Overview: A computed fold for a 508-nucleotide part of an RNA from a soil metagenome, annotated as large-subunit ribosomal RNA, domain I.
Context: one part of a larger RNA
RNA sequence: UGCAUAUGAUGGAUGCCUUGGCGAUUACAGGCGAUGAAAGACGUGUAAGCCUGCGAAAAGCUACGGGGAGCUGGCAAUAGAGCUUUGAUCCGUAGAUAUCUGAAUGGGGAAACCCGGCCCGCAAGGGUCACUCCUGAGUGAAUACAUAGCUCGGGUAGAGCGAACCCGGAGAACUGAAACAUCUAAGUACCCGGAGGAAAAUAAAUCAACCGAGAUUCCGCAAGUAGUGGCGAGCGAACGCGGAGCAGCCUGCAAACUUUAGCUUCCGAAUUAGUGGAACAGUCUGGAAAGACUGACCAUAGUGGGUGAUAGUCCCGUACGCAAAAAUUCAGGAGUGGAACUAGGUUUGGAACAAGUAGGGCGGAGCACGAGAAACUCUGUCUGAACAUGGGGGGACCAUCCUCCAAGGCUAAAUACUCGUAAUCGACCGAUAGUGAACCAGUACCGUGAGGGAAAGGCGAAAAGAACCCCGGAAGGGGAGUGAAAUAGAUCCUGAAAUCGUAUGCAU
Repeated sequence: UGCAUAUGAUGGAUGCCUUGGCGAUUACAGGCGAUGAAAGACGUGUAAGCCUGCGAAAAGCUACGGGGAGCUGGCAAUAGAGCUUUGAUCCGUAGAUAUCUGAAUGGGGAAACCCGGCCCGCAAGGGUCACUCCUGAGUGAAUACAUAGCUCGGGUAGAGCGAACCCGGAGAACUGAAACAUCUAAGUACCCGGAGGAAAAUAAAUCAACCGAGAUUCCGCAAGUAGUGGCGAGCGAACGCGGAGCAGCCUGCAAACUUUAGCUUCCGAAUUAGUGGAACAGUCUGGAAAGACUGACCAUAGUGGGUGAUAGUCCCGUACGCAAAAAUUCAGGAGUGGAACUAGGUUUGGAACAAGUAGGGCGGAGCACGAGAAACUCUGUCUGAACAUGGGGGGACCAUCCUCCAAGGCUAAAUACUCGUAAUCGACCGAUAGUGAACCAGUACCGUGAGGGAAAGGCGAAAAGAACCCCGGAAGGGGAGUGAAAUAGAUCCUGAAAUCGUAUGCAU
């Protein structure tokens, strides 16, 4: 040095586990905000670094309700000081307090800071002061009346934030066409505005076809059909049928009557704390019984989880019942109220059918439809009717025929989505997986910045976490002790491989 065997070190694969994720279903909720939000800064504890909670009344204060023996949140023990059956800690409801920043709003500003005015108050301190809009009053130019403007009062009006869904405005390119320009991607992405729990659409100037239907929305078919298309790539209906769900109305006049909204109250239901809740023992093995054996019991409960191994009968629960001082929601009854955010209804009389509109020319856009034979819808521009004896449509256009009544408005449901709450489920993952994040993670760290973005789980049933002795400066180790086990010793379950030793044998 090689080979072999044995035994270690290193390392952290594998197995097992799961506090975390992922994907669904059902129900609820679908907003918060000038009564100052979301998000933060700084404080706050007996000792206090971080997290959580809270706000100078600061891990908390008050009231009411629940609950019933311990308690002073977590990492996380410890000491001290206390509280508590005169009911604490804890849970729920309502309230008080709620620094500074932030729409941030007295002015400024490099967020969490700086500097004010006025009023009240001896002081400490307290209150108030942005803009826009609406509304009322005063004042008041050019300019006589007036108006604009200015000033003041009132407003629980707006602003800002929020995951997707919705409507509107504006609107790409990569790409495909095997190049590329019309076309496509796509009215997609991104941006802006606005709203709601849904939004939008909606009550035929609609379709149909000579038969008829009867608002809108969504789903299945019709149908990848008819069409459209450098007739390329592609794009792509409707009629009709079957379902889900159905609901119709009003204004532009006046009056009368009546009632809907709102408010008060009663009853009921639901939610926000809870509460009752059946039934097992022995022996054996073992560190431990829930295992095995023997003999029982409950079941409207043998879903699930925990307990020293696998428990219907040990614990939490589960089936099934019961419960609310307070708050919220829904439904119903009564009272009040008398058109108030936005379909109020009925009756009587009266009035009324929407004009720079429809249509046309030019230029565009939307319609499945690229100017095409191109109807229909919208409109930048120029024009411009009729008035129910009228007008629109039926895919150029004309006639006949049929059908409807534009240029005012409202309208639930069926539909879309999930930041979130509760419950349940999975031929979903199981720590290089599953969220980026099972762990103090959008952290550490990187970047001027926009932004990028990790690694990191497991002793044991219980800390019983190794008193004491020995070597050593310590680290570490050897005994002793604990434990079922310490080759479970905190770099702690299992402990593969690469890699590095030691011992023995053989070979050189």